Transfer RNA from a Bacteroidales bacterium, 73 nucleotides, folded computationally. Rfam family: tRNA. Rfam's curators write: Transfer RNA (tRNA) molecules are approximately 80 nucleotides in length. The source organism's lineage runs through Bacteria, Pseudomonadati, Bacteroidota, Bacteroidia and Bacteroidales.

RNA sequence: CGGGAUGUAGCGCAGUUGGUAGCGUACCACGUUCGGGACGUGGGGGUCGCCUGUUCGAGUCAGGUCAUCCCGA
Numbered sequence: 001c002g003g004g005a006u007g008u009a010g011c012g013c014a015g016u017u018g019g020u021a022g023c024g025u026a027c028c029a030c031g032u033u034c035g036g037g038a039c040g041u042g043g044g045g046g047u048c049g050c051c052u053g054u055u056c057g058a059g060u061c062a063g064g065u066c067a068u069c070c071c072g073a
Stems, first nucleotide, its partner, number of pairs: 001072007010025004019056001027043005049065005
């Protein structure tokens, strides 16, 4: 320098024809227990790396850019 992959809640991930973002775990409260753990019920938390564009509408499409990883030179 060229090509490719990934980037979504604290962590691990899903979201497959564009239609107001979800699962597991963790966290908080309550129940259960002498207490803890485990289990059960309920709850809070992200605007989807960043910028721009297309569209009535973008995590999802297009352009640029940043980070990490891989391949080549």